[in-house]
């Protein structure tokens, strides 16, 4: 110089006028004076704070989710480090990554044969025949089929192949060693054999209640304590003037089951439908697992500890409109210099795109600008 890789930052400023929104201040029509969209705000896909609801506590059960190990976090499917597998020449990136002897299922077509299967074409021996081939043995070392085909490479050995035997590899076992771990190394021994899919049903671990600010609470209005159907039940006893009330029992309910324990009715309880009022206000509504900077720990995700900051809270939804300037880009002329690149001046104007309870992630989008750090391959000193 060029190509790639991994992280981070910015994504417009400034100033005058006019015009919104929310704090604060002033007695106040109004005045002054602070703050006012994102890195993703988007997708609603993960996990919460928080609010109701289901009686509560324990235990099984059904559903659901997650999947190597070790850490960080409120937590998570995240995030950091590590382990093994793959892609890549590297940096580096990706991984539904626990089990296939617990058990059922699938593996089309093609091919001889797709699970403990089998010879299609060859090669190899004998019989007949002798142009051409038939028939039996024997073979899986070439050849084909096909995502895969019961190990690969050499050499020995046979009649001609075969782990038939050897060597190395692979593949099962394995004493011992490193690691907290997953795992990695392995002396030795081995019959040289026992596919693939669980993002198919399962098994095994671990972790979960359920809706969601349109939650949810409060205050004022208002209406029809409406209608109509079905299910289960409707018992005993005490006090007592009394089908009062108010006590107790059967029994029956709150739950997918149980166990204990609360509660409800004890005459009544409980399901479905059809109609009606209320579409007002006020809070939730913004100080957060928060931001920032220095100091220490950690490889790092992160975590301490000092000390500072206060950064939107609308309500059909508030930050626009104007002039002016500087700026990112890119073109165009003109100058300087061997380039690199500098100066003028003129035209272009900036991508994805908006809060709605609030956080921490992941994922999708995005013109442009800049900074660090590695990696390839070229070149010159």
């Nucleotide at each position: 110089g060029c190509g790639g890789a991994g992280g981070g930052u910015c994504g417009g400023a400034u100033g005058g006028c006019c015009g919104c929104g929310g704090g604060g201040c002033c007695c106040g029509a109004g005045g002054c004076u602070c703050c006012g969209a994102g890195g993703a705000a988007a997708g609603u896909c993960c996990g919460g704070a928080c609010u109701c609801c289901c009686u509560g506590a324990a235990g099984c059960a059904a559903c659901g989710g997650u999947g190597c190990c070790g850490g960080g976090u409120a937590a998570c499917g995240c995030c950091c480090g590590g382990g093994c597998g793959g892609a890549g020449c590297a940096a580096u990136c990706c991984g539904a990554c626990g089990g296939a002897a617990a058990g059922c299922g699938c593996c089309a077509c093609a091919g001889a044969a797709a699970a403990c299967a089998a010879a299609c074409c060859g090669c190899c021996g004998g019989u007949c025949g002798u142009u051409c081939g038939a028939c039996c043995g024997g073979u899986a070392a070439g050849g084909g089929u096909g995502a895969a085909a019961c190990g690969g490479u050499g050499g020995g050995g046979u009649a001609a192949g075969a782990g038939c035997c050897c060597a190395c590899c692979g593949c099962g076992g394995g004493a011992c060693g490193g690691g907290c771990a997953a795992c990695c190394g392995g002396a030795c021994c081995g019959g040289c054999a026992c596919g693939g899919c669980a993002a198919g049903c399962c098994c095994c671990a671990c972790c979960g209640g359920g809706a969601g600010c349109a939650a949810u609470g409060c205050c004022a209005a208002a209406u029809a304590g409406g209608g109509a159907u079905c299910u289960c039940g409707c018992g005993g006893g005490g006090c007592g003037g009394a089908u009062a009330a108010c006590c107790c029992c059967a029994g029956g309910g709150c739950c997918g089951c149980u166990u204990c324990a609360g509660c409800c009715c004890g005459a009544g309880a409980g399901a479905u439908c059809c109609g009606g009022g209320u579409u007002g206000g006020c809070a939730g509504c913004u100080a957060a697992a928060g931001c920032c900077a220095g100091c220490g720990g950690g490889c790092g995700a992160c975590c301490g500890c000092u000390g500072g900051c206060a950064u939107a809270g609308a309500g059909g939804a508030a930050u626009g409109g104007u002039c002016a300037u500087c700026c990112a880009u890119g073109g165009g002329c003109g100058g300087g210099g061997c380039a690199a690149c500098c100066c003028g001046c003129c035209c272009u104007g900036g991508a994805c795109a908006a809060a709605a309870u609030c956080c921490g992630g992941c994922u999708u989008a995005c013109a442009g600008a800049c900074c660090c750090u590695c990696c390839g391959c070229g070149c010159g000193g």
Overview: This is a predicted structure of a 381-nucleotide RNA (Bacterial RNase P class A) from Boseongicola sp. H5. It was read from a public genome assembly, where an Rfam model found it. Its mean pLDDT, the model's own confidence on a scale to 100, is 76. Rfam family: Bacterial RNase P class A. It is annotated as a ribozyme.